[in-house]
Context: one part of a larger RNA
RNA sequence: AGCAUACGGGGGAUGCCUUGGUGCAGGAAGGCGACGAAGGACGUGGCCAGCUGCGAAAAGCUUCGGUGAGCCGUUAAACAGGCUUUGACCCGGAGAUGUCCGAAUGGGGAAACCCAUCGAGGUAAACCCUCGUUAUCCUCAUCUGAAUCCAUAGGGUGAGGAAGCAAACCCGGGGAAGUGAACCAUCUCAGUACCCGGAGGAAAAGAAAUCAACCGAGAUUCCCCUAGUAGCGGCGAGCGAACGGGGAACAGCCCAAACCGCGCAUAUGUAAGCUCGAGUGCGUUGUAUGCGCGGGGUCGCGGGACUCAGCGUGGCCCUGACUCGACGGGGCCGAAGAGUUACAAAGACCGAUCUUAGCCGAAUGUUCUGGAAAGAACAACCGUAGGAGGUGAUAGUCCUGUAGGCGAAAGGAUGCGGUUCUCUUAGCGGAGUUCCCAAGUACCACGGGACACGUGAAAUCCUGUGGGAAUUCGGGAGGACCAUCUUCCAAGGCUAAACACUAACCUGCAACCGAUAGUGAACCAGUACCGUGAGGGAAAGGUGAAAAGAACCCCUGUUAGGGGAGUGAAAUAGUACCUGAAACCGUAUGCUU
Numbered sequence: 001a002g003c004a005u006a007c008g009g010g011g012g013a014u015g016c017c018u019u020g021g022u023g024c025a026g027g028a029a030g031g032c033g034a035c036g037a038a039g040g041a042c043g044u045g046g047c048c049a050g051c052u053g054c055g056a057a058a059a060g061c062u063u064c065g066g067u068g069a070g071c072c073g074u075u076a077a078a079c080a081g082g083c084u085u086u087g088a089c090c091c092g093g094a095g096a097u098g099u100c101c102g103a104a105u106g107g108g109g110a111a112a113c114c115c116a117u118c119g120a121g122g123u124a125a126a127c128c129c130u131c132g133u134u135a136u137c138c139u140c141a142u143c144u145g146a147a148u149c150c151a152u153a154g155g156g157u158g159a160g161g162a163a164g165c166a167a168a169c170c171c172g173g174g175g176a177a178g179u180g181a182a183c184c185a186u187c188u189c190a191g192u193a194c195c196c197g198g199a200g201g202a203a204a205a206g207a208a209a210u211c212a213a214c215c216g217a218g219a220u221u222c223c224c225c226u227a228g229u230a231g232c233g234g235c236g237a238g239c240g241a242a243c244g245g246g247g248a249a250c251a252g253c254c255c256a257a258a259c260c261g262c263g264c265a266u267a268u269g270u271a272a273g274c275u276c277g278a279g280u281g282c283g284u285u286g287u288a289u290g291c292g293c294g295g296g297g298u299c300g301c302g303g304g305a306c307u308c309a310g311c312g313u314g315g316c317c318c319u320g321a322c323u324c325g326a327c328g329g330g331g332c333c334g335a336a337g338a339g340u341u342a343c344a345a346a347g348a349c350c351g352a353u354c355u356u357a358g359c360c361g362a363a364u365g366u367u368c369u370g371g372a373a374a375g376a377a378c379a380a381c382c383g384u385a386g387g388a389g390g391u392g393a394u395a396g397u398c399c400u401g402u403a404g405g406c407g408a409a410a411g412g413a414u415g416c417g418g419u420u421c422u423c424u425u426a427g428c429g430g431a432g433u434u435c436c437c438a439a440g441u442a443c444c445a446c447g448g449g450a451c452a453c454g455u456g457a458a459a460u461c462c463u464g465u466g467g468g469a470a471u472u473c474g475g476g477a478g479g480a481c482c483a484u485c486u487u488c489c490a491a492g493g494c495u496a497a498a499c500a501c502u503a504a505c506c507u508g509c510a511a512c513c514g515a516u517a518g519u520g521a522a523c524c525a526g527u528a529c530c531g532u533g534a535g536g537g538a539a540a541g542g543u544g545a546a547a548a549g550a551a552c553c554c555c556u557g558u559u560a561g562g563g564g565a566g567u568g569a570a571a572u573a574g575u576a577c578c579u580g581a582a583a584c585c586g587u588a589u590g591c592u593u
Stems, first nucleotide, its partner, number of pairs: 001592009015578001016542002020513002022510006029502002031165002039101003042055003046079001049075003061095006070083003106115003116134001118132005136162009169200001170198005180187001184234001210217002221248005231239002252494003259295010273282002275326006300472001302437004306432003310428002314333007335425005347420005352414005358406003364379005380397002382386001388400003443467008453479001474489005529536002549577001552564004
């Protein structure tokens, strides 16, 4: 020196564990913010560094409920001092306080700082201090008010609103490239990523100028088929319907216009006119146009207006220049119906249910082993409860609980019930023809875009430029176009449900992980650290049932380390702490050289 055996050191694999993750399901919620958010800075404790909580009223204040014996958060034990059955601490509802920054909003600014205005208060007064006020934009109201007469612009004041943040889902405005085509340019990726604007708990869409095919259907949305079909396509790569069928869910409405009435403005104006018939009276009445308000009206077997006649329409009162009758308008009462998700619109109150603390809740003993019984043996019991977790090993009957049941002073929610409240009450069918039925629109041309559809035979939808209709004897569509036929009624608007998503909250589950795994993060992690910055981004869990965490003695320079003693079931469980593999380093013995 090598090999072997034994015992150690070192190291932290493995096993076991889990406070943390991952995924899914259900519920509830779907927002917060100038009443100052989200997120921070700085403070705040008797002693206080961090975390947590809170805000100069600062680990808290007031009040109303719950609970009921201890309490003054945590790392982290103690000391000091307190509170508490006159109910502390803790849990929940409501309220108060809430520095400074931040949309940040009095002005400024290198965020958490600097400097003001006006009013009130403190002071005899000033300085100074305290409290409040003062940003911008939009809408409405109001006061003023130029060039310039009226006016307008502009300015002031008051009231209301907006802004900023937040995971995905949604709508709109813009809009790539890597890639695929085995190259690449049309094409594809893809109207994707990304940017911007906007909204809601969903959004969007939506009550046929739709489809269909000579039969018919009857708003929209979503799912399963139709179907990888018909088609489109350097007919390449690829893209890719609809009709129709089956389901989910269902809900339909309001305006513009014609016509009537009222108000205002302008024009006309002594005759028309003032509901009709006769007389009297009035005449800023009337007529035309425009605007506003109210009634009316809303459709495709076309509908409506107007005129005429028919049927029908509760009661009372007032009224239309005056008198009488007819006719019309308004109010009140009654009756009937309906209603706040659209169809008109605000709610308020009571109840119910749910929710934000909680409460009740069955049933086991002995012996043995052991440090410890929940294990074993023997003998019992409960069960609408044998889910789960904990307890010194494995517990239905020890603890928390579980099944089942109960509960709110206060706040919140509800598509639930009721009261109040609010709204509606006239139509029906017929005839006539005068009127109306959404215009720079439809449509056409050119240039683009969207449609599964790449310009194609290219319909349909949108529109940048130009041209430019018709009004029911009308107009659109049925994939060029025309005819016949069929079908629908554009150029205004609203609309629940079925459909999408899950940051945060609650509950549960897992042939999901178990510390190099699972989130980057089980631990004071988006931390330490790196980077000018955008940004990048770790490592790090386990004594024991209980600290019982080793009094006391000894060695030593020693608060290092160790040896005794003691605790403990165990200390080769001693805080460098469960188990403790390998590499690597030793000690002892044997063999070989």
Molecule: large-subunit ribosomal RNA, domain I
Organism: Candidatus Aminicenantes bacterium